Background
A computed fold for a 528-nucleotide part of an RNA from an uncultured prokaryote, annotated as small-subunit ribosomal RNA, 5' domain. Its Rfam family is "Bacterial small subunit ribosomal RNA". Model confidence (mean pLDDT): 87 of 100.
Context: one part of a larger RNA
RNA sequence: GAUUGAACGCUGGCGGUAGGCUUAACACAUGCAAGUCGAGCGGAAACGAAGGUGGCUUGCUACCAGGCGUCGAGCGGCGGACGGGUGAGUAACGCGUGGGAAUUUGCCUAGUAGUGGGGGAUAGCCCGGAGAAACGACUGCUAAUACCGCAUAAUCUCUUCGGAGCAAAGUGGGGGACCUUCGGGCCUCACGCCAUGAGAGUAGCCCAAGUGGGAUUAGCUAGUUGGUGAGGUAAAGGCUCACCAAGGCAACGAUCCCUAGCUGGUUUGAGAGGAUGAUCAGCCACACUGGAACUGAGACACGGUCCAGACUCCUACGGGAGGCAGCAGUGGGGAAUAUUGCACAAUGGGCGCAAGCCUGAUGCAGCCAUGCCGCGUGUAUGAAGAAGGCCUUCGGGUUGUAAAGUACUUUCAGCGAGGAGGAAAGGUUAGUAGUUAAUAACUGCUAGCUGUGACGUUACUCGCAGAAGAAGGACCGGCUAACUCCGUGCCAGCAGCCGCGGUAAUACGGAGGGUCCGAGCGUUAAUC
Numbered sequence: 001g002a003u004u005g006a007a008c009g010c011u012g013g014c015g016g017u018a019g020g021c022u023u024a025a026c027a028c029a030u031g032c033a034a035g036u037c038g039a040g041c042g043g044a045a046a047c048g049a050a051g052g053u054g055g056c057u058u059g060c061u062a063c064c065a066g067g068c069g070u071c072g073a074g075c076g077g078c079g080g081a082c083g084g085g086u087g088a089g090u091a092a093c094g095c096g097u098g099g100g101a102a103u104u105u106g107c108c109u110a111g112u113a114g115u116g117g118g119g120g121a122u123a124g125c126c127c128g129g130a131g132a133a134a135c136g137a138c139u140g141c142u143a144a145u146a147c148c149g150c151a152u153a154a155u156c157u158c159u160u161c162g163g164a165g166c167a168a169a170g171u172g173g174g175g176g177a178c179c180u181u182c183g184g185g186c187c188u189c190a191c192g193c194c195a196u197g198a199g200a201g202u203a204g205c206c207c208a209a210g211u212g213g214g215a216u217u218a219g220c221u222a223g224u225u226g227g228u229g230a231g232g233u234a235a236a237g238g239c240u241c242a243c244c245a246a247g248g249c250a251a252c253g254a255u256c257c258c259u260a261g262c263u264g265g266u267u268u269g270a271g272a273g274g275a276u277g278a279u280c281a282g283c284c285a286c287a288c289u290g291g292a293a294c295u296g297a298g299a300c301a302c303g304g305u306c307c308a309g310a311c312u313c314c315u316a317c318g319g320g321a322g323g324c325a326g327c328a329g330u331g332g333g334g335a336a337u338a339u340u341g342c343a344c345a346a347u348g349g350g351c352g353c354a355a356g357c358c359u360g361a362u363g364c365a366g367c368c369a370u371g372c373c374g375c376g377u378g379u380a381u382g383a384a385g386a387a388g389g390c391c392u393u394c395g396g397g398u399u400g401u402a403a404a405g406u407a408c409u410u411u412c413a414g415c416g417a418g419g420a421g422g423a424a425a426g427g428u429u430a431g432u433a434g435u436u437a438a439u440a441a442c443u444g445c446u447a448g449c450u451g452u453g454a455c456g457u458u459a460c461u462c463g464c465a466g467a468a469g470a471a472g473g474a475c476c477g478g479c480u481a482a483c484u485c486c487g488u489g490c491c492a493g494c495a496g497c498c499g500c501g502g503u504a505a506u507a508c509g510g511a512g513g514g515u516c517c518g519a520g521c522g523u524u525a526a527u528c
Stems, first nucleotide, its partner, number of pairs: 001528004006524005013375006019368002021333001026331003030328003035078003040075002043071002047069002051064006085286003094211002097208004103203001105201001108199002111196002114193002116150001118148002125140001156165003170191006178185002212258003219249003224246008261283004265276004288309005311322004339365001341364003347361001348359004378408004388399004412469001414464005422455001426450009472517005477498003483512005493500002
C1' cells in the first nucleotide's frame, strides 16, 4: 500500500447494489416449512345452493332423498431420496483431473406386442367392551387402478438346446346404427396398466498420479496378501465363508499422533509464489448420541420405523411424548451478526386430464454506514478587508470572500397529482387442421372478448414551497502533508519506531491556525 462475513471509538443526509452467528454440531417455548389426486374406491363427518314435507311470526325453523357443488376420516396411487440447513466427522478414491468395465434406472422420448376370464379378503362403518392418555383387542358387513390364481406370451428368463417358465386395471368425455336385465354392452377419443429392446438424463463401482503437519512416531498387517470353489449384490471384488499357499505395505515415509470438509474460486503479488475456501456454483458427509434394517426405481431416510443412551415434558404412577445443523424467534456463549413480516403475482418443484391445491424453495419487504458505487449538504456576487477570536516587533498580520448583504437555483428529502414494465398463462366464443362412423367430444394452431401483481404510497414524470432539513473524524518533532500561543514542569501525560516531558515543550493538555480524508474518519485484529 492492498484486502476483510470484521469489531470498537467519535460522527451520521439520501438512493442503488451486495452481504449479515466466523463463537456453543449448546439447549430450545410458539407458529409455519410436504403434500396432492373424488377422472382409482366404498362412502358422507362438516359447509353451501336449489328442491320436497311440516310448523308458521312469510322468511325463519325442524325433518327428508349423496340427487348436486363439494368433502372430514379411511383404503389406494404418486411424491415425502427433490428442494432447504450445517461442516461435527473425514488426510480418504472424500475431492479435483484423466481414464475404465462387470451394472441400475420411477417419471420423460420415439418403437414393438398386448390389456382375456375369474376368486377370496380387509380398512372405513356397525356392535358391545378396555385404558387417565397415547393407543389398542374382539364380533359382523363392504369396495377398488389394493391382493391372488387361471389363460395367453416374445427378440424376455432358464436350458441338458429337446424344451420349460413368467404379465396386466381400469377410469373419464362423446355418440349414429344394433343389442339391452335400462346399469350398460358396442364404437371412438383421452389418461392409464403389462411385457420388451433402444435413447436421454441419473446413480453405483474400479484405476493412475495429485491433494496438510510431525521421525522427539520405524516398523505395520491373520480376512491380513494371493489362489480354488461356493454364497451374496443391480454389478467386478476377501464383499462373506470353506480349503490351500505365505504373502502384502514401508525411508519415494508404511503405521501412529495432531490438524482439516474438497474444488471452481477469493485475496495479495509485476510474476513466480504465499494466504484462504463467507456469499454464489459443483461434489462429499451429517441430521439429539450410537446401532439396525423395512418400504421403495432410488434411503439404510433432517420434519419415517425399531432398539439402546443422555436430556426435556405429560401422567390417574400402570405408562406415554419429543428432537430448529428448515424459516422466523428465545435463552446461553461471545468483541460481534437481522423480522416470531407479505405473497404464491413471477421462476422452479410435488400431485392432478384440467381448473387448481401445497411450497419459510423462491420473489419481495423490514433492520444494520457491514462493504462497494452514485448524489447532496447550495450557486454567483460581495472589501467598510465589519465585528469577534488568535498572534504581534503594537506598526500590523491572520481567520477571510469567509460571514453579513445582494441576485439566483431547487438535485435529494417533504407535500400533492399522474403513472409504465415485470403478464405469459387461464377462461370463453369463432375459424381451421388432425382424429373419428361423426358436423359430437378431444388435441394443435389462429383471431376476438375477458382476465390474474406480494412488491406498491413501485420505477419514472409533472406540480408546490423555501437556502429552506443535511459535516464530521484523525493528524500537524522526523519517517509524513501540516506551527504558533498559553498551561504543566521527568509531574500529569504521549508513543507504530526513533523517542518527547526535570520552567521559554512546533512531541503532554487547551486554544487559534493549518494538513489529509469526507458520510465517513480513526483504532484494533488478520492476510499478502